Background:
Predicted 3D model of a 72-nucleotide RNA (transfer RNA) from a Nanobdellota archaeon. Rfam family: tRNA. Rfam links the family to the GO term triplet codon-amino acid adaptor activity. Rfam's curators write: Transfer RNA (tRNA) molecules are approximately 80 nucleotides in length. The sequence is in RNAcentral, with records from ENA.
RNA sequence: GGCACUGUAGCUCAGUGGUAGAGCACUAGUCUCAUGAGCUAGGGGUCGGGAGUUCAAUUCUCCCCAGUGCCA
Numbered sequence: 001g002g003c004a005c006u007g008u009a010g011c012u013c014a015g016u017g018g019u020a021g022a023g024c025a026c027u028a029g030u031c032u033c034a035u036g037a038g039c040u041a042g043g044g045g046u047c048g049g050g051a052g053u054u055c056a057a058u059u060c061u062c063c064c065c066a067g068u069g070c071c072a
Stems, first nucleotide, its partner, number of pairs: 001071007010024004018055001026042005048064005
């Protein structure tokens, strides 16, 4: 330098045009002598950045950024 893939909650990931979700973690309550586990409830997201298409974009297209792999 070329090609492909990945980027979504603190972490690991799902969702692939129509109000953004799960598990773990965190907070409160419950339980316990206490801690943990269990149970109940809750908080937390400009969906990597920008532009375009569309009535509507996390999703489609283009550019850029970061990372991973392959080739040279």